[in-house]
Molecule: Bacterial RNase P class A
Organism: Acidobacteriota bacterium
RNA sequence: GAAGAAAGGCGAACUGCCGCGGGUGAGAGCCCGAGGAAAGUCCGAACUCCGAAGGACAGUGUGCCGGGUAACGCCCGGGCGCCGUGAGGCGACGGAAAGUGCCACAGAAAAUAUACCGCCGGUAACGGUAAGGGUGAAAUGGCGAGGUAAGAGCUCACCGCCUGUCCAGCGAUGGGCAGGGCAGGGUAAACCCCACAUGGAGCAAGGCCAAAUAGGGAAACGUUUAAAGGUUGUCCGCCUGAGUUUCCGGGUAGGCCGCUUGAGGUUGUCAGUAAUGGCAGUCCCAGAUGAAUGGCAGUUCUUGACAGAAUUCGGCUUACAGCCUUUCUUCCAUU
Numbered sequence: 001g002a003a004g005a006a007a008g009g010c011g012a013a014c015u016g017c018c019g020c021g022g023g024u025g026a027g028a029g030c031c032c033g034a035g036g037a038a039a040g041u042c043c044g045a046a047c048u049c050c051g052a053a054g055g056a057c058a059g060u061g062u063g064c065c066g067g068g069u070a071a072c073g074c075c076c077g078g079g080c081g082c083c084g085u086g087a088g089g090c091g092a093c094g095g096a097a098a099g100u101g102c103c104a105c106a107g108a109a110a111a112u113a114u115a116c117c118g119c120c121g122g123u124a125a126c127g128g129u130a131a132g133g134g135u136g137a138a139a140u141g142g143c144g145a146g147g148u149a150a151g152a153g154c155u156c157a158c159c160g161c162c163u164g165u166c167c168a169g170c171g172a173u174g175g176g177c178a179g180g181g182c183a184g185g186g187u188a189a190a191c192c193c194c195a196c197a198u199g200g201a202g203c204a205a206g207g208c209c210a211a212a213u214a215g216g217g218a219a220a221c222g223u224u225u226a227a228a229g230g231u232u233g234u235c236c237g238c239c240u241g242a243g244u245u246u247c248c249g250g251g252u253a254g255g256c257c258g259c260u261u262g263a264g265g266u267u268g269u270c271a272g273u274a275a276u277g278g279c280a281g282u283c284c285c286a287g288a289u290g291a292a293u294g295g296c297a298g299u300u301c302u303u304g305a306c307a308g309a310a311u312u313c314g315g316c317u318u319a320c321a322g323c324c325u326u327u328c329u330u331c332c333a334u335u
Base pairs, nucleotide, nucleotide: 001331002330003329004328005327006326007325008324009323010322012300013299014298015297016296017295018294020033021032022031023030024029035306039317040316042315043314044313045312046311047202048201049200050199059198060197061196062195063194064078065077066076067075068074079093080091081090082089083088094193095192099191100190101187102186103185116133117132118129119128120127121126141159142158144156145155146154160182161180162179163178164177165176166175167174168173206257207256208255209254216248217247218246219245220244221243228240229239230238231237264283265282266281267280268279269278270277271276301304
């Protein structure tokens, strides 16, 4: 210098004026006001209600080991497998000798086996064989030697596999030694088996106040002695006439709470490889309900991406113009 890998950060900046939502104040005024994803609503919780939801089955989910966390399907560290020269990246990563199913085409044969060409024996019929050819995504351990009529784990060495045992490690797992001639294809994000977990609905949850309406309860005054209503303010008169009034309760419209101080942010320090946790200091950082976060002007630059809260957190996933920082890898050049 070029090409990369990993981790983290910013997301145009500043000023003035006028608005909008919230808080506070008697008022003037003062203070606060979207994001790294507020998104998808895919996991896990808090909170609330239903409900006693105990056991079992079904269903669903998870699936190497250790740790972290309120919890998780998340995170950190490790093991194993695969990819990459490497820094590193990816992995639903238990079981296919419990059972069932499926495996297109091609091919002899896709799994109780079997033989097209070939090789060997034989005159032939036929028999032996699976080394070589050929098919396929996948073919009954691999490679070499011995052996044989030709061959074959038939025998042997190494590798793989299985069994036993020892050592290291908390463990996943790794390594060593001895024995076995070899079990007999793949597929479990196919059914299934094993282990573990799991009641449901969600802030339109739910609670409080409360005009109105229906139905309900109580009391008072009444039902040939007439309550009550209408008729001009009152009385008489006249008309209607079996219910009327009040309270409780109910809960609609509407209002209030839930609602934002929280498993919270940040600085320092300590423990830990890390995720994370402890301690001390410090900060308050949207809370609307037709639902605010905008407009104008000025200066500067690289002329600015994806996108906007609605109960709240922890994650995951997806979108994103441009820029910055740190560490590391490979190659080239120079010294």